[in-house]
Molecule: transfer RNA
Organism: Nephroselmis pyriformis
Formats: sequence, C1' cells, structure tokens
RNA sequence: GGGCUAGUAGCUCAGGGGAUUAGAGUAUGCGUCUCCGAAGCGCAGGGUCGAGGGUUCAAAUCCCUCCUAGCCCG
Repeated sequence: GGGCUAGUAGCUCAGGGGAUUAGAGUAUGCGUCUCCGAAGCGCAGGGUCGAGGGUUCAAAUCCCUCCUAGCCCG
C1' cells in the first nucleotide's frame, strides 16, 4: 500500500430485508422477600447506533469519505 471483518447502554452482544417508540443479558439504584444478607421476583435510570456528508417523505440499516481495532496479502 491492497483486501476482509468489527465499532450500538458502564461491560458482553442482537437488530443490518428503510417506517414496529432502539433492544437482550449483565452491572447500578429502588422495592419485594429475609432475623440480616445473598439468591429469586418486580420497577427504574442509562444510547445523538465510531465521525462527517449524501440519497429518501422517512436511515442504526443504503451510498461516499475518514477514524479506531483485529486478521490476511504484498
């Protein structure tokens, strides 16, 4: 230098067929339970979907450029 993959909640990830209010587990807080805790159960908070631009009535999703990480080729 070229190719491929990944980037979404504090962490691990799904969604990648354009419109369903952006989700799950875990962690955190509160409640419940208990003599007290843990576990279980319920509830809540937490995201400009890596950055910028474009297409579209509408983009996490499609297109372009760039950034970061990993793998491969030279």